[in-house]
RNA sequence: ACCUUAUCGAGAGCGGCGGAGGGACUGGCCCUAUGAAGCCCGGCAACCACUGGACAUGCGAGACAUGUACAGAAAGGUGCCAAUUCCUGCAAAACCUGUACCGGGGUUUUGACAGAUGAGGA
Numbered sequence: 001a002c003c004u005u006a007u008c009g010a011g012a013g014c015g016g017c018g019g020a021g022g023g024a025c026u027g028g029c030c031c032u033a034u035g036a037a038g039c040c041c042g043g044c045a046a047c048c049a050c051u052g053g054a055c056a057u058g059c060g061a062g063a064c065a066u067g068u069a070c071a072g073a074a075a076g077g078u079g080c081c082a083a084u085u086c087c088u089g090c091a092a093a094a095c096c097u098g099u100a101c102c103g104g105g106g107u108u109u110u111g112a113c114a115g116a117u118g119a120g121g122a
Base pairs, nucleotide, nucleotide: 002121003120004119005118006117007116008115013041015040016039017038021031022030023029025089027087028086042081043080044079047077048076050072051071052070054068055067056066057065058064059062085114090111091110092109093108094107095106096105097104
């Protein structure tokens, strides 16, 4: 780097170092010396791992294995801590608008795409 799958409208500092940038990309719109990125501490959540009983399946029939949903805990592995993934980018529908007609513009919704994170895979 690639494939599969789940999630992405909740949550999280008036701390220290640091010094100018940051919000993936496009176009917007924002944040930032009342200090950006990064590092440390702190915090949030609960994906994996862990604990518990329940149910299902398997057989070698067990204090068994695997799976499913639920509950718990937060000491382990990640993640996250402005704005919905900040909005948007492609397609469709409904409504509004505009035109002689076509193309067009706006709002809302839905679905893709892209992206992020976890887990698994090759």

The RNA shown here (SAM riboswitch aptamer (S box leader)) has 122 nucleotides and comes from Brevibacillus parabrevis. The source organism's lineage runs through Bacteria, Bacillati, Bacillota, Paenibacillaceae and Brevibacillus. The RNAcentral record of the sequence draws on Ribocentre.